[in-house]
Context: one part of a larger RNA
RNA sequence: UCUACCAAAGGGAAUUCGGCAAAUUGGUGGUGUAUCUUUGGUAUAAGCCAUCCCUGCAGCAGUCAACUUAUGUUGGCAAUUGCAGGGCUAAGAUAUCAGGGGGGUCCGACUGUUUAAUAAAAACUUAGGUAACUGCCAGGUGGAAACGCUGAGUAUAGUUACUGACUCCUGCCCAGUGCAGGUACCUGAAACCCGGGUUCAACCGGAAGAAGGGCCUGUAAACGGCGGAGGUAACCAUGACCUUCUUAAGGUAGCGUAAUGCCUUGUCGCUUAAAUGGCGACGUGCAUGAACGGAGCAACGAGAUCCCUGCUGUCCCUUGGUAGAAUCUC
Repeated sequence: UCUACCAAAGGGAAUUCGGCAAAUUGGUGGUGUAUCUUUGGUAUAAGCCAUCCCUGCAGCAGUCAACUUAUGUUGGCAAUUGCAGGGCUAAGAUAUCAGGGGGGUCCGACUGUUUAAUAAAAACUUAGGUAACUGCCAGGUGGAAACGCUGAGUAUAGUUACUGACUCCUGCCCAGUGCAGGUACCUGAAACCCGGGUUCAACCGGAAGAAGGGCCUGUAAACGGCGGAGGUAACCAUGACCUUCUUAAGGUAGCGUAAUGCCUUGUCGCUUAAAUGGCGACGUGCAUGAACGGAGCAACGAGAUCCCUGCUGUCCCUUGGUAGAAUCUC
């Protein structure tokens, strides 16, 4: 000096990206317990008290004996429990073992799963919701086929896709791209048919005409999309209102500086002595928005973030000790 530990006056997060690490707490019994809530929970919430040894008393599960047979009465012992008195210590869950606590916000409902060896999560899954296909020799899927699987199932089933508990909801657009249906008419290959052509063919033209396309409908919990300009109210400002261009339709309810806001450390309030932080509001939102789900939400989380309290060598500011390693000398 390093490694693993132990102790520390006063202060107590001033350290640091961040309380990382360490410390605190810890068992059992009693008491007591807010807010919110899906009334189950939250909850060991929080907080407070007790806890060792000796003696005495009370009562009791049980057990033993005697007496008695509605099956009980009397007596003894008595785990556990309660009360009282006393004893010792700085300390009685004395060692080991053994939650620090509380509050706000975001995300995901939850338990579960995952990158074997840098990621455990807000990712995946999930119950629930919706849509599509499918009437069974089905649909989907493996195979060249035979033949399998789903399934010895049968629409309360199976497959596929999206969403993701629950509560309140899920607006407008079918012009584009898909998908489905229809279609008088148009288009529409080869073969067949008819005509020409060829000694035979090739070849040329015509008619008819399938699917598909044109055309017409439907369909957005299909892929997706959801405007601009000008004016206007008796201060100013704002604009319920009006005009106009334009679209398939012009973003509804909500939420909103957000895990989404460039400008941005937006503005205001609270929190601090001081806050690019956090929370609550505001809203022309560069570029929010409704199953690419929107907004809430109790419980849950080795998730993200902020604060309070307790606690501490994280720090002020280092020091001492124990064990081992290295170094040096022999």
Molecule: large-subunit ribosomal RNA, domain IV
Organism: Candidatus Pacearchaeota archaeon